About this RNA
The part of an RNA shown here (small-subunit ribosomal RNA, 5' domain) has 529 nucleotides and comes from an uncultured bacterium.
Context: one part of a larger RNA
RNA sequence: GGAUGAACGCUAGCGGCAGGCUUAAUACAUGCAAGUCGAGGGGCAGCAGCUUUAUAGCGAUAUAGAGGCUGGCGACCGGCAAACGGGUGCGGAACACGUACACAACCUUCCUUUAAGAGGGGGAUAGCCCAUAGAAAUGUGGAUUAAUACCCCGUAAUAUUAUUGAAGUGGCAUCACUUUAUAAUUAUAGUUACGACGCUUGAAGAUGGGUGUGCGGCUGAUUAGGUAGUUGGCGGGGUAAAGGCCCACCAAGCCUUCGAUCAGUAGCUGAUGUGAGAGCAUGAUCAGCCACACGGGCACUGAGACACGGGCCCGACUCCUACGGGAGGCAGCAGUAAGGAAUAUUGGUCAAUGGACGCAAGUCUGAACCAGCCAUGCCGCGUGAAGGAUGAAGGUCCUCUGGAUUGUAAACUUCUUUUAUAGGGGGCGAAAAAAGGGAAUUCUUUCUCACUUGACAGUACCCUAUGAAUAAGCACCGGCUAACUCCGUGCCAGCAGCCGCGGUAAUACGGAGGGUGCAAGCGUUAUCC
Numbered sequence: 001g002g003a004u005g006a007a008c009g010c011u012a013g014c015g016g017c018a019g020g021c022u023u024a025a026u027a028c029a030u031g032c033a034a035g036u037c038g039a040g041g042g043g044c045a046g047c048a049g050c051u052u053u054a055u056a057g058c059g060a061u062a063u064a065g066a067g068g069c070u071g072g073c074g075a076c077c078g079g080c081a082a083a084c085g086g087g088u089g090c091g092g093a094a095c096a097c098g099u100a101c102a103c104a105a106c107c108u109u110c111c112u113u114u115a116a117g118a119g120g121g122g123g124a125u126a127g128c129c130c131a132u133a134g135a136a137a138u139g140u141g142g143a144u145u146a147a148u149a150c151c152c153c154g155u156a157a158u159a160u161u162a163u164u165g166a167a168g169u170g171g172c173a174u175c176a177c178u179u180u181a182u183a184a185u186u187a188u189a190g191u192u193a194c195g196a197c198g199c200u201u202g203a204a205g206a207u208g209g210g211u212g213u214g215c216g217g218c219u220g221a222u223u224a225g226g227u228a229g230u231u232g233g234c235g236g237g238g239u240a241a242a243g244g245c246c247c248a249c250c251a252a253g254c255c256u257u258c259g260a261u262c263a264g265u266a267g268c269u270g271a272u273g274u275g276a277g278a279g280c281a282u283g284a285u286c287a288g289c290c291a292c293a294c295g296g297g298c299a300c301u302g303a304g305a306c307a308c309g310g311g312c313c314c315g316a317c318u319c320c321u322a323c324g325g326g327a328g329g330c331a332g333c334a335g336u337a338a339g340g341a342a343u344a345u346u347g348g349u350c351a352a353u354g355g356a357c358g359c360a361a362g363u364c365u366g367a368a369c370c371a372g373c374c375a376u377g378c379c380g381c382g383u384g385a386a387g388g389a390u391g392a393a394g395g396u397c398c399u400c401u402g403g404a405u406u407g408u409a410a411a412c413u414u415c416u417u418u419u420a421u422a423g424g425g426g427g428c429g430a431a432a433a434a435a436g437g438g439a440a441u442u443c444u445u446u447c448u449c450a451c452u453u454g455a456c457a458g459u460a461c462c463c464u465a466u467g468a469a470u471a472a473g474c475a476c477c478g479g480c481u482a483a484c485u486c487c488g489u490g491c492c493a494g495c496a497g498c499c500g501c502g503g504u505a506a507u508a509c510g511g512a513g514g515g516u517g518c519a520a521g522c523g524u525u526a527u528c529c
Stems, first nucleotide, its partner, number of pairs: 001529004006525005013381006019374002021339001026337003030334003035080003040077002043073002047071003050067007087292003097216007106209002111205007119153004129142005159185005165180006190197002218264003225255003230252004235247003267289004271282004294315005317328004345371001347370003353367001354365004384415004394406005421465005429456001436449005473518005478499003484513005494501002
């Protein structure tokens, strides 16, 4: 000099863009953060309509009851999603990350393309109903019912398994692969508004994941030996899959001064800061990967988890209780307490982008987009402009009838109105939207028509009106280092980054005048280059 997720002191006009618990992975009140599909199903608790019955009324109609008949729909069965998105950095010094490769050792819901198929039958169960236990959480028994829930039979190969026969390719070989033949095994579900959507089994693609290998990047020898599933083999088990991953048997190996083992520290990277570079330091925000979800362990479901807002067990803690027993997990968004030098609102909207579900309309979405708070940073603008010498008054200083300086500064004259205030107008983001009507078509797309949808926000922006009106501080002035005098103090009070100032003429302390530097900031402290 530059930099910061900064803090503190004094000060403070506005806007744009960014950033905002670095400490206690401490404990959490309250609300919300993952649902959706009635075009899978039985149904009907609530809402609306309709039908019907009764009563009242001349009638319109009103009241009450009944009916899933219709729109729709609480709870329930079923499907898909909930493994994404969001948070944090505890652990971890290792294939965790980065990079380069490999899998003749693997999986992949949804999506795209493609081949084939969707035949027949059955038994349950939730809900509803009845009874019943319990304070509650939650159950228990009986009866009854449906499905795209479940089961059986049939059919089926370019699927799986096996067998032998044949042919080919590779290999020293065990063998591996390809083609062909044979046998056995394995599927399915319907809905419909008739437009369509879905189901089953394969093949290919795409996407995502899994596994392995080389290399790279911390400290300590006041840590020198470490290791028995340990290193390898053979056979098996297990897995989507190779493998001591696990097991039986056999061998005695394997790592290590090119630092094993042990201990300490740490999420890694793209990058960020600085520097001429080499390097050094850092890993907030944004992006990729990893790990974790009160501490520890375990599996279930599923294409995918050993699962933040799923389950079981142990533990600590908190809460409810009728004392028998139960409930919970903010390192999601807000918010609270605590800790701390220190870090924000219990806000708005699904309008856009994206996600889940759905044929769709749409529903959900603290993802996201916005708004609020904070000079925390960066950038921009303003706090007026021109003229104006009685060089006014006042202050300060001096060689004191006077002069110098503050100083064109002020007054005064003439302008301007960014900003602020008030009034008026006013977007983009939303269009190839989606859904709908019409036409064409390679049957899935294209063309065309008109309508609707904005949280932010009447914000940005524009116009008008008034009037210099609404807006400057902070640090420093001995040298380094730009900027000097007077008064007070008298080794006192004090200053100080280093050298050092202060003991009666202090440009170094305190005040004043003047000056210098930055400026809505300026200084100090901390840390890095």
Description: The coordinates come from a structure-prediction model, not an experiment, and the mean pLDDT is 83.